About this RNA
The RNA shown here (transfer RNA) has 74 nucleotides and comes from Methylacidimicrobium cyclopophantes. The source organism's lineage runs through Bacteria, Pseudomonadati, Verrucomicrobiota and Methylacidimicrobium. The sequence is in RNAcentral, with records from ENA and Rfam. Rfam family: tRNA. Its mean pLDDT, the model's own confidence on a scale to 100, is 82.
RNA sequence: CGGGCCGUGGCGCAGUCUGGUAGCGCGCUUGCUUGGGGUGCAAGAGGUCGCGAGUUCAAAUCUCGCCGGUCCGA
Numbered sequence: 001c002g003g004g005c006c007g008u009g010g011c012g013c014a015g016u017c018u019g020g021u022a023g024c025g026c027g028c029u030u031g032c033u034u035g036g037g038g039u040g041c042a043a044g045a046g047g048u049c050g051c052g053a054g055u056u057c058a059a060a061u062c063u064c065g066c067c068g069g070u071c072c073g074a
Base pairs, nucleotide, nucleotide: 001073002072003071004070005069006068007067010026011025012024013023020057028044029043030042031041032040050066051065052064053063054062
């Protein structure tokens, strides 16, 4: 320098192909249960979907640029 893949709640990921309510597990908070804890059950909080621009009625998803990580090549 060129190319591939990845970036989504605190953590690990799905959703992208085929645009249409942003979800799952763990964790966290509260309540029930217990003598207390754990387990179990119920409810809840938490997201500029890496950044910016474009297309569209509508973008995590499509297009372009940039940033970061990782791998390959030179």